[in-house]
A computed fold for a 101-nucleotide RNA from a rhizosphere metagenome, annotated as Guanidine-I riboswitch aptamer. The coordinates come from a structure-prediction model, not an experiment, and the mean pLDDT is 85. Of the family's consensus pairs, 100% are formed in the model.
RNA sequence: UGCGUCUAGGGUUCCGAUCGCGCACGCGCGCGAUGACUGGUCCGAGAGAGGCAGCCCAGGGCAGAUGCUCGGGGUACACGGCGGGACAAAAGCCCGGGAGA
Numbered sequence: 001u002g003c004g005u006c007u008a009g010g011g012u013u014c015c016g017a018u019c020g021c022g023c024a025c026g027c028g029c030g031c032g033a034u035g036a037c038u039g040g041u042c043c044g045a046g047a048g049a050g051g052c053a054g055c056c057c058a059g060g061g062c063a064g065a066u067g068c069u070c071g072g073g074g075u076a077c078a079c080g081g082c083g084g085g086a087c088a089a090a091a092g093c094c095c096g097g098g099a100g101a
Base pairs, nucleotide, nucleotide: 001053002052003051005049006048009043010042014040015039016037017034018033019032020031021030022029023028054075055074056073057072059070060069061068062067077097079100083095084094085093
């Protein structure tokens, strides 16, 4: 540095739930509304957690043209708007380790 997995968080396409209406009149079916509906699908962190890979450093082994391989160490620090964007919609997503401090 990249790619996953998970979580904080997020809304409402789908499922479910609730309410209303209609049909059935036995468990149900259809339409509409509701996310200050706990949930499932879904989105999801630079500054959250892990994993794999990559990169850097010294060393061991095999070779003997800068190669292959083995384990080890490192991969730090990080306060952050307003506003805009996408998907159904929103967000710690993207703009963005941005503007600024």